[in-house]
RNA sequence: CCGUGAAAAAACCACACCUCGGGCGACCGGGGGCCGGAAAGCCGCGGGUCUCAAAGGAGAUGGCCGGGUUGCCAGA
Numbered sequence: 001c002c003g004u005g006a007a008a009a010a011a012c013c014a015c016a017c018c019u020c021g022g023g024c025g026a027c028c029g030g031g032g033g034c035c036g037g038a039a040a041g042c043c044g045c046g047g048g049u050c051u052c053a054a055a056g057g058a059g060a061u062g063g064c065c066g067g068g069u070u071g072c073c074a075g076a
Stems, first nucleotide, its partner, number of pairs: 002075001004074002012037002017032006035063001041069003045066003048061005
């Protein structure tokens, strides 16, 4: 440097589920945690999906895909 992640190591994150709390709800926060993750860090920008609402609309997710941005280890 890279439109790389084969093998390995260290560190990190944490699905299902259990538990305590919050929310009408999607879902969120703390603790535990085996699926898994090379951005499963951050943003919440485009699309998707989901929730509440009669509707306008207001939200949720980002571990559904894409985008932006920062970054650890390694170098087959």
Molecule: c-di-GMP-I riboswitch aptamer
Organism: Desulfobacca acetoxidans